[in-house]
RNA sequence: CAAGUAAAUCGCCUUAUCGCUUCCCGAUAACUAUCGGGAGGAGGAAAGUCCGAACACCAUAGUGCAACAUAGUGGCUAACGGCCACCAGCCGUGAGGUUAGGAAAAGUGCAACAGAAAGUAUGUACAGGUCAUGCUGUAGUGAAACCAGGUAAACUCUAUGUGGUGCAAUGUCAUGUAAACCAGCGUUUGAGGGCGGCACGCUCGAUUGCUGGAGGGUAGGCAGCUAAAGUGUAUGGGUAACCAUGCGCUCAGAUAAAUGAUAAGGGCUCUUUUAAGGUACAGAAUUCGGCUUAUAGAUUUGCUUAAUUA
Numbered sequence: 001c002a003a004g005u006a007a008a009u010c011g012c013c014u015u016a017u018c019g020c021u022u023c024c025c026g027a028u029a030a031c032u033a034u035c036g037g038g039a040g041g042a043g044g045a046a047a048g049u050c051c052g053a054a055c056a057c058c059a060u061a062g063u064g065c066a067a068c069a070u071a072g073u074g075g076c077u078a079a080c081g082g083c084c085a086c087c088a089g090c091c092g093u094g095a096g097g098u099u100a101g102g103a104a105a106a107g108u109g110c111a112a113c114a115g116a117a118a119g120u121a122u123g124u125a126c127a128g129g130u131c132a133u134g135c136u137g138u139a140g141u142g143a144a145a146c147c148a149g150g151u152a153a154a155c156u157c158u159a160u161g162u163g164g165u166g167c168a169a170u171g172u173c174a175u176g177u178a179a180a181c182c183a184g185c186g187u188u189u190g191a192g193g194g195c196g197g198c199a200c201g202c203u204c205g206a207u208u209g210c211u212g213g214a215g216g217g218u219a220g221g222c223a224g225c226u227a228a229a230g231u232g233u234a235u236g237g238g239u240a241a242c243c244a245u246g247c248g249c250u251c252a253g254a255u256a257a258a259u260g261a262u263a264a265g266g267g268c269u270c271u272u273u274u275a276a277g278g279u280a281c282a283g284a285a286u287u288c289g290g291c292u293u294a295u296a297g298a299u300u301u302g303c304u305u306a307a308u309u310a
Stems, first nucleotide, its partner, number of pairs: 002305009012266007020041009043281001047292002050290005055166004067162005072086005087101001088099004102157002107155002109151002124139005170223004181213006192204004230249008267279002270277003
């Protein structure tokens, strides 16, 4: 240098103008808005919703059956089917990768080709032996042949574990439906409504009027809702996963749901005509820990190299 292997990081940036959204302050206005100023506003996977939890509600005497999940040993963790270390098997020259790694002496099933015969056999060929019999040896097929074989990403057995539904959980305020219900008062001796306010008058009028109360919980509002198993850094412990301590930081919470558009400049990259084009995967919805999947391109570090070529 080339090829490879393991891990880590980033994953477009800056400015201006016009907008969107949450919060704070002030003014106007007066219960809900407007204006001005300030601060915050997607990810490494926000995705799949596959595992494990927090939280909430429902269910719940005990035991068993069924179903599903897991499966070497030890550790980490709130927990796990996750992660780390080691052992064993397999793959690779190697760094390293990978495992579907309990039980085949409980039972059932399955096995291409070859072979006489494949899991207790209609015993092949040759030779030997016996009263008799695959009784004995050799040959041949095959991974395996008178053998307690192989297979459990076949049934099964063993051990361990698992109640259900998900923030559209759940709680709370409550217009309407309402001429429903309850209580009091008034009312055919005309309550009450209409004729623009009052009186008269006219008219309608008993399935009635007024006042008060409680109820359920639809539309909608509020809480749940984001300061947390948080994150950065330093030191210490541990092979590691991880843990402890000190210091610093506060980082979306809009519900049909904002996070955008335009212009200029810069970075990166590929193609060629040197000026254009391109700049991935993707987008919060109760919150965390993992796993899986998608991802243009860039950077850094540890380690390996048999054969071939130089």
This is a predicted structure of a 310-nucleotide RNA (Bacterial RNase P class A) from Algibacter sp. Rfam family: Bacterial RNase P class A. By type it is a ribozyme. Gene Ontology terms of the family: dimeric ribonuclease P complex, ribonuclease P activity and tRNA processing. The source organism's lineage runs through Bacteria, Pseudomonadati, Flavobacteriia, Flavobacteriales and Algibacter. It is recorded under the gene name rnpB. The coordinates come from a structure-prediction model, not an experiment, and the mean pLDDT is 75.